[in-house]
RNA sequence: UGAGCCGGCCGGGUGGCCGCGGCACACCGGGUUCGCCCGGGGUGCUGAGGAAGGUCGGGGCUCCACAGGGCAGGGUGCUGGCUAGCGGCCAGUCGGGGCGACCCGCAGGAAAGUGCCACAGAGAACAGACCGCCGAUGGCGACACGCCGGGAAACCGGCGGGCCGCACAGGUAAGGGUGAAACGGUGCGGUAAGAGCGCACCAGCGUCCGGGGCGAUCCGGGCGGCUAGGCAAACCCCACUCGGAGCAAGGCCAAGCGUGGGACGGCCGGCCCGGCCAAUGUCCCCAGGUAGGCCGCACAGAUGGAUGGCCACACAGGCGCUUCGGCGCUGGACAGAACCCCGCCUACAGGCCAGCUCACCAU
Numbered sequence: 001u002g003a004g005c006c007g008g009c010c011g012g013g014u015g016g017c018c019g020c021g022g023c024a025c026a027c028c029g030g031g032u033u034c035g036c037c038c039g040g041g042g043u044g045c046u047g048a049g050g051a052a053g054g055u056c057g058g059g060g061c062u063c064c065a066c067a068g069g070g071c072a073g074g075g076u077g078c079u080g081g082c083u084a085g086c087g088g089c090c091a092g093u094c095g096g097g098g099c100g101a102c103c104c105g106c107a108g109g110a111a112a113g114u115g116c117c118a119c120a121g122a123g124a125a126c127a128g129a130c131c132g133c134c135g136a137u138g139g140c141g142a143c144a145c146g147c148c149g150g151g152a153a154a155c156c157g158g159c160g161g162g163c164c165g166c167a168c169a170g171g172u173a174a175g176g177g178u179g180a181a182a183c184g185g186u187g188c189g190g191u192a193a194g195a196g197c198g199c200a201c202c203a204g205c206g207u208c209c210g211g212g213g214c215g216a217u218c219c220g221g222g223c224g225g226c227u228a229g230g231c232a233a234a235c236c237c238c239a240c241u242c243g244g245a246g247c248a249a250g251g252c253c254a255a256g257c258g259u260g261g262g263a264c265g266g267c268c269g270g271c272c273c274g275g276c277c278a279a280u281g282u283c284c285c286c287a288g289g290u291a292g293g294c295c296g297c298a299c300a301g302a303u304g305g306a307u308g309g310c311c312a313c314a315c316a317g318g319c320g321c322u323u324c325g326g327c328g329c330u331g332g333a334c335a336g337a338a339c340c341c342c343g344c345c346u347a348c349a350g351g352c353c354a355g356c357u358c359a360c361c362a363u
Stems, first nucleotide, its partner, number of pairs: 001359005007353004013313006020047006027040005049334001053345002056343005061246004073242005078092005093107001094105004108237002113235002115231003130176002132172003137169002139166003143162001145160006184202006203227001205224008250295004256290001259287004263282002265277004315332001317330005
């Protein structure tokens, strides 16, 4: 100098004018059942975020449900710690990526059981002979030899092992080919050809021991059999954990019309009993509910939702011109509370600070 990694923070500033919401104070006008209510302007204080967003996780708060235990169902899933709690945070382990700083991980169990593994391929899980290799053994064919039998002999027949060929039975998982994956890797021996078939080393598995660590786990050694595929975001198993709905929760006050209950009726001359009629009416009383209001509700805070606009001055940033001193124009993202809090995720112009890595150059 260039290219990156990572953490924290800010995210428009100052002043003036006009305007909006909330609260307090006093004032003016109107009303009043004298408690106060309605309207108006004034003064003072105060008024969005790092995400207020998505509404994903957890909690507070509220109502409903609930003896205890089990089944079913959901969620979480390496270890330790933090936390009221979480699927959160911090530190670590393991696995993967990057030269590196560093980043990513839906990271329990596949040796409890069941199931699945597309396409391609001969074969996909106690596998499989398509090409290839072999064909020891058996088979078929050729050749010579030996033995036996027949024959006068040439020769014929049988048997035996030898050798050559064929690739028929068959053997073979080294090699080719298919695939995400083909049942450890390399080498030597071995073999007809091969193969953990044998051996050495390596990897991996199981088991035992020693050491470090709280632990996940890491390091080292011995022994064993030579090898064990993947998928649990398939069922399942294991451990832990989980009641539901949400501020339109919920609580209080409470009109008008209507509803229900109570009290008071009319007629039979007055009163009592009894009967009949009406079922209407009453500035009467009570009850639940509705409209509406208040609380819940906050050091912003409504219940149709305020937090804005203009001007000036500087400041980043962008564009153009430049005599490299500057000048002109433009212009500040994402977004906006609605019960509150803790997290996560997502969006975001631009800027500030700190640490680190790699490459090149100079000293």
Bacterial RNase P class A from an Acidimicrobiales bacterium, 363 nucleotides, folded computationally. Rfam family: Bacterial RNase P class A. Gene Ontology terms of the family: dimeric ribonuclease P complex, tRNA processing and ribonuclease P activity. Rfam classes the family as a ribozyme. A source record names the gene rnpB. RNAcentral holds the sequence, with entries from ENA. Taxonomically the source falls in Acidimicrobiales (Bacteria, Bacillati, Actinomycetota, Acidimicrobiia). The coordinates come from a structure-prediction model, not an experiment, and the mean pLDDT is 78.